[in-house]
Context: one part of a larger RNA
């Protein structure tokens, strides 16, 4: 270490439970709310804290009821205090109280806070302070006041015992309105008028009394179910939308106005010849009473057989009043009668009685006992009892009879509802006629345009609305009826109102479940919308159970504690609060067998040996042999192609629409069936509208057993000569629907962020130090004067070095980091277009962007949240239990199609046919492949022949002659061909007909279906390159879906198709020396290369057979020995060529033989050879072709390594023959299941159908008739035995039988003498799985049969949740210095103290702000938290601290920007915006010094001051009022008569028409001579008319007089919300005086060293604010008049004018002295130790240095010209009878914050995180310097 086996942790499945859920059914109730809702916040008990209940009267108060003994809710107990027969708690009705907040309402506001005003009250001398009500908008209504602008209206005010605001699940109605998707794309269309948003109401809403329907019949309002009906329409005539009449039901109900007319009141217009009018008649009397618009009320009036009005008539109680007055008639009002009819419409309010009444608390309520097992009795045994109660639940285990309860009855003080009466209210002529007029809904119907809902998409569009624009009629009138028109029918719009039947259900009661049982059931059984995340908006967990009873372990032991062991309790502690049961995964301990030479998808078969046994058996297993995990998805997976770490538990074809269709079963049958709805408690019983079927043809009209077509009675197409439906029920499969689970990126619709970050806005802040030296100015110089130029002074700049601050260019390191963007050295910019706090603002097709598509909260080419939403996914992955039978397919043909689909093909099942299939065999057919051929179309070779062309000669032309040039044709050999055929087969196809064959054969209909991705071999092709494991077809096989055997190993290759079982046989491919089962088998050759056991061209005297052709005994090949010559060195050529450098020619002779030379070689000869020729020997030797085994060609990476390996040679190799054997899941043999045929036998029990029969019926249309029932036969089928034949591979698929799970119904069993679960043992079955039983746990339910019904069966989805492993005792323990003693304590590297030493010191020191939110002292703790450890702690427990007139906020002020009365816009919702009120980051605003606590101080204390108010007291004034005295008008009367204005008139200038004259110029005719018209301007006339001067009356300015010295003035003080200054503002820069600091000297105190001296050293301040004094400095004229601006007013403020005055005065103002201060505080010394304090020196005169602080918001420059208000001084207006200033003195001064961290361990960053975070303070030495480096006060050693 495996395997097993016992025992244990761990952990929490599994059983059993339920306290909560989930869904339904019935009733009730169906709206709260300015009388303060809903919802909160805080407080409320004697004790903390959550929940719940209540509100300062706070777990409660009162009043009335039930009840009747304990009682002070719950976790959840203790203690303490009380309370109750004088009736508590408790439960019901009504009251009371009810802090703040919120609609939020007196103002504000960061929701539960702060701040007020009137009135009352309390309290104070008074102020201040408390208390109680009151006080918001808007609408309406009444009254008042009231602009432009007279009336009047807006607008404004007062009351208001009128209303609204907000809030609520669904449901209703309106107004706005999408997208995903679907159309396999997409735009009309769909989704859908869905989802969101608003706006509104109600308990319901809404609609609703025909200007409707319908069709020549009729209905009679609206809703709402059902049917009609998926019709009829509608549509890219595609997806797809989809009616209506009628008909059967539920419910039922009708009303009211407007106008004619009449009559009154208000208005407006009009009118007279009083002859008008006043109800009629008669008489008589009024006198503007009239008449017309118009409006208000009253009458009347309400319809379509068309209606009313006028009008005429008819009936019709009684009483009184009125009608100008009398009588008469009428007519009107009211009274009582009469009639109705009513709080729900139509009017509307309340009371009274009364109950068989409901609801909201109770309350009677029947029947049991003994044995006996147990801890317990309700179990079991015996025996009995109730029952208008046997629902439930409960009690220590199943209880009709123990307890609540149930069945069935009793009950109410009081509210609330509900019936009934009565009071009470309201209403009331009725009817005919005819006539004549008049009424009958107008910016209305109609109509056009556009749109728009209807089934209707624009269409032939009728109707409905809505919006522009036109725009009538009034009953002899409109409107409808689907364009329109005629007739015909209905109806009578443009006004209202309406109950029930109808939807929902947040709530309150009660009931029910073939709903859930803790990973399920609501997210939520518990502290749950809780913890947590998130700036929001929003998102959202886990977590149940001891025991009947806590009886929750007294007491004793170990041990700091945790925990444990004893003993007790208990039925049981192996129920111990980590608690029923207690599975796996994972982590041990003990046993037993194996295990250290061995290679493993771990198992299976054989089997030694040990070890146990309950003798069946069970454990392990050396050795051997076979042996490629699971799933998906694939043509193919061990695959190095997907997915699982393991274990548990949850996870995927379901549900509807009584849809469509198939099929199996009941019902009934030419007929089957109901639906809504109604009746009952129910089982059921109505209900027949409607559907399907019974009859079909045709487009249709429309005929009918026929019809259509058609001229037909022709022919032909459908059909019919008989026929089976239809309605449950289960299944198959489809259609709409998420429709088998999960899975997008993504659109849209409301909404939430600018705490990050981008831009802007407004206010604050910061920038060490050094350099350079612009413009300006000076001075000299220079010039005619200037330019200019030197020097100086000056200090400017998107200037230059460079901390802080920003930024992030470059290394490096860091990447499971310290950090989800940092660190370390360096780098950029540092007076700008810079950084930067703090408020604000801009939003998502939007924002903002010095621009990168960059930010817009760690998300950006379209944020984030929810919702639509379970979008859609032809796409990947998943899809759970068994067994039996059959079983494919990767092919055609189409497709925005190719990895989808559609129909056909192949596959299953059902039924119908029944050899129709298949094979052979023989007949008969028809082709044009292979081959073969060249006849033909065409290629294409070579010869002959030559037209023709070209070259040559030759030619004067013509001609000719020739060619080793080219070359048609012809014609001769010899070829090629898919698109050539004069031929032409083998196969294969059709057909007949005989035979076999009888097979999971064809074929027809119908359910279900999968396939449509192939692959590779062989042979026939195409493409390639006659490459590809390549591609594409055709054809067979094989795998796919197929195991076996073979090829070593190997889907497609050979053999061969596995139902099981056997330790039996016989064979195929293959084999047969060993591995390794059968031959070391026979002949017979071959092969020498390990060829066999890789591979070509090409090469080889390898070797073996077989053929052919030479040479040869006349001597052959081969070796030896000799010869090999002469003409000649042939000729040319050459330098030279003599055989042998080229060229040419290649003769002769001698001889046996010998080349004008075969090869070497020489310069060239020489020389050696060769070929010939003889000798010598003696037998075969060559050359060539064919074939059979061999050989070379033959180089790669660990190690042989191209037989599987050993190894193999007359074999184990090869080729031929033969003989035997082995080999498979193949054939055979035995046994056995299943299916299937076929036969045979039994029972015929059952039931059916079909004929036949017997017998007994009914009925009529009386027949060969329909029909019910019954004997018995007869065929057939189903199951059962036998017995025989076949058959049993399988993926997708189709079928078929079946197990298990949960609950439920029926009938029954088991269970405290132990159910279910959980862990074993043993047996059953084919198998899913089962179990007579049995052993241990467990301790309260379970289980059979036989039916229904499912959330019904897991190994996988990178599946979810939990739990446990691996990595692994691995990395890592977050910058950086410790050490030594000592104390504490069980223990100390870490904690306390002390020492050394170390670190930082423009900080790691000190202090704010913002954030946080008790972290802050003290005491005590050590599970967890802390990267270790801990006696510590920023951790846990318990007590405990925060003190303000003045510090900061608020009762002051206003920026930006918010809100926003009224106002303006705008479908809503909402935007904007005046007055106005909010907002500090800013303006205003009074206190300093020391002490003191464990823990606070500018807060307490000691001392010393200041503001404010309000009294008081004193001093000084100033007024009113009395006197006195000053000044002194206006109006108005009368005088007077400046200026000014212009009439007539006068002068003077100037000048238009008009008329004369000139006339450029331009136009028409022209006889080119002119004629005629027009005409700018010019000149002269001519006076219209305009200026200008003069010009008078009145008007009247100023003076005088009266009035009158009359009125009145000569008033302090307060003082706006109005004037008016001031408040009040930028940036830069240098100079000066200070100070604050620091250094020195001096002195004093310690300290070292024996004394004294000396020297070092160490420390020693000092001292606020206020008061007083006012220096540098720095700013400034002063009076007085007049004034028409400053919205009134003003002595101010601005304008103006005169005076005086240049330095005197005045304001500001650092500092500095004095004083505060004989104080207080110090070094240092003495003293305490658990607590306590005392005492105290010098402190003096200098002296140097010195600010980024202060004078200074100044001053000088410069351009970019630089908040607002309050508050302060002033001045009126108003107020005003008492009031100011001083100075002492009391008294008041509210509310909130104040701990403690605050560059960080307490903030933001998930953490004690190397990272960010805004202000102030600024020691010493060096140094420019806040750099640097070291020290200093302080603070640290950073948590291995």
């Nucleotide at each position: 270490g495996g395997c097993a086996u016992a025992c244990g942790g761990u952990g929490g499945a599994u059983g059993u439970c339920u306290a909560g859920g989930c869904a339904u059914c019935a009733g009730g109730g169906g709206c709260c709310g300015a009388u303060g809702a809903a919802g909160g916040a805080c407080g409320u008990g004697g004790g903390a804290g959550g929940c719940u209940g209540c509100g300062a009267u706070a777990a409660g108060c009162c009043u009335c009821g039930g009840g009747g003994a304990g009682c002070u809710g719950c976790c959840a107990a203790c203690c303490u205090a009380g309370c109750u027969g004088u009736g508590a708690u408790c439960c019901g009705a009504g009251g009371g109280u009810g802090u703040c907040c919120g609609a939020a309402u007196g103002g504000g506001g960061a929701a539960a806070c702060c701040c007020g005003g009137c009135a009352c009250c309390a309290g104070u001398c008074a102020u201040g302070u408390g208390g109680u009500g009151u006080c918001a908008c808007c609408c309406g209504c009444a009254c008042c006041u009231g602009a432009a602008u007279a009336u009047a209206u807006a607008g404004g005010g007062u009351g208001u015992u009128g209303g609204g605001g907000g809030g609520g699940a669904a449901c209703g109605c309106g107004g706005g309105g999408a997208a995903g998707u679907g159309a396999a794309a997409c735009a009309u269309c769909u989704c859908a008028g869905u989802a969101c948003c608003c706006g509104u109401a109600g308990g319901a809403a809404g609609a609703g009394a025909a200007a409707a329907c319908a069709a020549c019949c009729g209905u009679g309002a609206u809703u709402c179910c059902g049917u009609g009906a998926g019709u009829a329409g509608u549509g890219g005539c595609g997806a797809g939308c989809g009616a209506a009449a009628g008909c059967g039901g539920a419910a039922g109900a009708g009303g009211c106005u407007a106008a004619a007319c009449c009559g009154u009141c208000g208005u407006c217009g009009u009118g007279u010849g009083a002859u008008a009018c006043c109800c009629g008649g008669c008489a008589g009397g009024g006198g503007u009473u009239g008449c017309g618009g118009u409006g208000g009320c009253g009458g009347g009036g309400u319809c379509g057989u068309g209606g009313g009005a006028c009008c005429u008539u008819u009936c019709g109680g009684u009483c009184a009043g009125u009608u100008c007055u009398g009588c008469c008639g009428g007519a009107c009002u009211g009274g009582c009668g009469c009639a109705g009819a009513g709080u729900a419409a139509g009017a509307a309010a309340a009371c009274c009685a009364u109950g068989u009444g409901u609801u909201u608390a109770g309350u009677u309520g029947a029947a049991c006992g003994c044995c006996u097992u147990g801890g317990g009795a309700u179990g079991g045994g015996c025996g009995g009892c109730c029952g208008u109660a046997g629902a439930g639940g409960g009690u220590g285990a199943g209880a009709g009879c123990c307890c609540c309860g149930u069945a069935a009855g009793c009950g109410a003080a009081a509210a609330a509802c509900c019936g009934u009466g009565g009071u009470c209210u309201c209403u009331g002529g009725a009817g005919a006629g005819u006539g004549u007029u008049c009424c009958c809904a107008a910016g209305u119907a109609g109509c056009a345009g556009c749109g728009u809902a209807c089934u209707c998409g624009u269409g032939a569009a009728a109707u409905u609305c809505g919006c522009u624009g036109u725009g009538a009629a009034u009953c002899u009138g409109g409107c409808g009826g689907g364009a329109c028109c005629a007739c015909c029918c209905g109806c009578u719009a443009a006004g209202c109102c309406u109950g029930a039947a109808u939807a929902c259900u947040u709530c309150c009661u009660g009931a029910u479940g073939a709903c859930c049982g803790a990973u399920a059931g609501c997210g939520g059984a518990c502290u749950a919308g809780u913890a947590c995340c998130g700036u929001g908006a929003g998102g959202g967990a886990a977590a149940g159970a001891u025991g009947a009873a806590a009886a929750g372990u007294a007491c004793c032991c170990c041990g700091g504690g945790a925990g444990g062991g004893g003993a007790g309790u208990g039925a049981a502690a192996g129920a111990g609060u980590a608690c029923c049961u207690g599975a796996a995964a994972c982590c041990g301990u003990g046993u037993g067998c194996c295990u250290a030479c061995a290679a493993g998808c771990c198992g299976u078969c054989a089997g030694a040996g040990c070890c146990u046994u309950g003798a069946g058996g069970g454990g392990u297993g050396a050795u051997g042999g076979c042996g490629u995990g699971c799933c998906u998805u694939u043509u193919g997976a061990a695959g190095a192609a997907u997915g699982a770490g393991c274990c548990u538990g949850c996870g995927a074809g379901u549900u509807a629409g009584u849809g469509c269709u198939g099929c199996g079963u009941g019902g009934c049958g030419a007929g089957g069936u109901u639906a809504a709805c109604c009746c009952g408690u129910g089982u059921g019983g109505g209900g027949u509208a409607g559907c399907c079927g019974u009859a079909g043809c045709g487009a249709a009209a429309g005929c009918g057993a026929g019809u259509c077509c058609g001229a037909a009675u022709a022919g032909g197409g459908c059909g019919g000569u008989u026929g089976a439906g239809u309605c449950g029920c289960g299944u198959g499969g489809u259609c709409u629907a998420g429709a088998c689970c999960c899975g997008a990126a993504g659109c849209g619709g409301a909404g939430u962020g600018a705490u990050c970050u981008a831009c802007c806005c407004a206010u604050g802040g910061c920038c060490a130090g050094g350099g350079u030296g612009a413009a300006g100015c000076g001075a000299c110089g220079g010039u005619a004067a200037g330019a200019c130029g030197u020097c100086g002074u000056g200090g400017a700049g998107g200037c230059c070095c460079g901390a802080a601050c920003c930024c992030a260019c470059c290394a490096g390191g860091g990447u499971u980091g310290a950090a989800a963007a940092c660190c370390u050295g360096g780098g950029g910019g540092a007076u700008g277009a810079g950084c930067u706090g703090u408020g604000g603002g801009u939003a998502g097709g939007g924002g903002u962007g010095a621009a990168a598509g960059g930010c817009c909260a760690a998300u950006c080419a379209a944020a984030c949240u929810c919702c639509g939403u379970g979008a859609u996914a032809g796409c990947u992955g998943g899809u759970u239990c068994u067994c039996c039978c059959c079983g494919a397919a990767a092919u055609g043909c189409a497709u925005u199609u190719a990895g989808g689909u559609g129909c056909a093909g192949c596959g299953u099942c059902g039924c119908a046919u029944g050899u129709u299939u298949c094979c052979u065999g023989u007949c008969g057919g028809g082709g044009g492949u292979a081959g073969a051929g060249c006849a033909c179309u065409g290629g294409a070779u070579g010869g002959u022949c030559u037209a023709g062309g070209g070259g040559g000669c030759c030619u004067a032309c013509a001609a000719g002659c020739u060619u080793a040039c080219c070359g048609a044709a012809a014609u001769c050999a010899a070829c090629c061909a898919a698109a050539c055929u004069c031929c032409g087969a083998a196969u294969a196809c059709c057909g007949a007909u005989a035979g076999g064959u009888g097979a999971g054969a064809g074929u027809g209909c119908g359910g279900c279906a999968g396939u449509g991705a192939g692959a590779c071999u062989g042979c026939g092709g195409g493409c390639g390159a006659u490459a590809a494991g390549g591609u594409u077809c055709g054809u067979a096989g094989u795998c796919g879906a197929g195991a076996g055997g073979g090829a070593a190993a190997c889907a497609g290759c050979c053999c061969a198709g596995a139902a099981c079982a056997c330790c039996a046989g016989c064979u195929a491919a293959g084999g047969c020396c060993c591995c390794u089962a059968a031959g070391u088998g026979u002949g017979c050759g071959c092969u020498a290369a390990g060829u066999g056991g890789g591979a070509a061209a090409g090469g080889a005297u390898g070797u073996g057979g077989g053929g052919u052709c030479g040479c040869c005994c006349a001597g052959a090949c081969a070796a030896c020995c000799a010869g090999g010559a002469g003409g000649u060195u042939g000729g040319c050529u050459u330098a030279g060529a003599a055989g042998c450098a080229g060229c040419c020619a290649c003769c002769c002779u001698u001889g046996a033989a010998a080349g004008a030379g075969u090869g070497c070689g020489u310069a060239a000869u020489a020389g050696c050879u060769c070929a010939c020729u003889g000798g010598u020997c003696a037998a075969g030797u060559g050359g060539u072709c064919c074939u059979g085994c061999g050989c070379c060609g033959a180089c790669a990476a660990u190690g042989u390594a191209g037989c599987g390996g050993g190894g193999c040679u007359u074999a184990a190799g090869c080729g031929c023959a033969c003989c035997g054997c082995c080999g498979a899941a193949g054939c055979u043999g035995u046994g056995u299941c299943a299916c299937u045929c076929a036969c045979a036998c039994a029972a015929u029990a059952c039931g059916c159908c079909g004929u036949c029969u017997u017998c007994c019926g009914g009925g009529c249309u009386u027949g060969a008739c329909c029909u019910g029932g019954u004997u018995g036969g007869c065929c057939a089928g189903u199951g059962g035995u036998g017995u025989g034949g076949g058959u049993g591979g399988g993926u997708a698929g189709g079928g078929g039988a079946g197990c298990g799970u949960c609950g439920u119904g029926c009938a029954g069993c088991c269970g405290g003498g132990g159910a279910a679960g959980c862990g074993g043992c043993g047996g059953a079955g084919u198998g899913a799985u089962c179990c007579a039983g049995u052993c241990g746990u467990g301790g309260a339910g379970g289980c059979u049969g036989u039916g229904c019904g499912a959330g019904u069966g897991a190994g996988a989805a990178u599946g979810c949740a939990g739990g446990c492993a691996u990595g692994a005792g691995u990395a890592g323990c977050g910058a950086u210095a410790g050490g030594c003693g000592a104390g504490u304590g069980a223990g100390a590297a870490u904690c306390u103290c002390g020492u050394c030493c170390g670190c930082c010191g423009a900080a790691u020191g000190a202090c704010c702000a913002a954030g946080g939110g008790u972290u802050c002292c003290u005491g005590g703790g050590c599970c967890a938290g802390g990267c270790u450890g801990u006696u510590c702690c920023g951790c846990c427990c318990a007590g405990g601290g925060u003190a303000a007139g003045u510090c900061g906020g608020g009762a002051c002020c206003u920026a930006a920007g918010g809100c926003g009365a009224g106002g303006c816009c705008g479908a809503c919702a909402g935007g904007c915006g005046u007055a106005g009120u909010c907002g500090a980051u800013g303006g205003a605003c009074a206190a300093c010094g020391g002490g003191u606590u464990g823990a606070u101080a500018u807060u307490c204390c000691c001392g010393u001051a200041c503001c404010c108010g309000u009294g008081u007291g004193g001093a000084c004034g100033c007024g009113u009022c009395c006197c006195u005295g000053g000044u002194g008008a206006g109006g108005u009367c009368g005088g007077u008569g400046a200026u000014a204005c212009u009439a007539a008139c006068c002068g003077c200038c100037c000048a238009a028409a008009g008329c004369c004259u000139c006339g450029a110029c331009c136009u028409u005719c022209u006889u080119c001579g002119g004629a005629g018209g027009g005409g700018a301007g010019g000149g002269g006339u001519g006076g219209a008319g305009c200026g200008c001067g003069g010009g008078a009356u009145c008007u009247g300015a100023u003076c005088c007089g009266g009035u009158a010295g009359u009125a009145g003035c000569c008033a302090a003080g307060c003082g706006a919300u109005g004037g008016g200054g001031u408040g009040a503002c930028g940036c830069a820069g240098g100079a000066g005086g200070g100070u604050a600091g620091c250094u020195c000297c001096g002195c004093c105190a310690g300290c070292u060293g024996u004394u004294g001296g000396u020297g070092u050293c160490u420390g020693g301040u000092g001292u606020a604010a206020g008061c007083g004094u006012g220096u540098g400095g720095c700013c400034c004229g002063a009076g007085c008049g007049a004034u028409a601006g400053g919205c009134a007013a003003a002595u101010c403020c601005g304008u103006c004018g005169c005076u005086c005055a240049u330095g005197a005065g005045g304001g500001u103002g650092a500092g500095g002295c004095g004083u505060g201060a004989u104080g207080c505080a110090u070094a240092g010394c003495c003293g305490a130790u658990u607590g306590a304090g005392g005492c105290g020196a010098a402190g003096u005169a200098g002296a140097g240095u010195g600010a980024u602080c202060c004078c200074a918001u100044g001053c000088u420059g410069c351009c970019g010209a630089g908040a607002a208000a309050a508050g302060c001084c002033u001045c009126u207006a108003g107020c005003g009878a008492g009031u100011g200033u001083c100075c002492g003195u009391g008294c008041g001064g509210c509310c909130c914050g104040u701990a403690c961290c605050c560059c960080a361990a307490a903030c933001c960053g998930a953490c004690a995180c190397a990272g960010g975070u805004g202000g102030u303070c600024a020691g010493g030495u060096a140094g420019a310097g806040a750099a640097u480096a070291c020290c200093g006060a302080g603070g640290c050693g950073u948590u291995c």
Molecule: large-subunit ribosomal RNA, half A
Organism: Actinokineospora terrae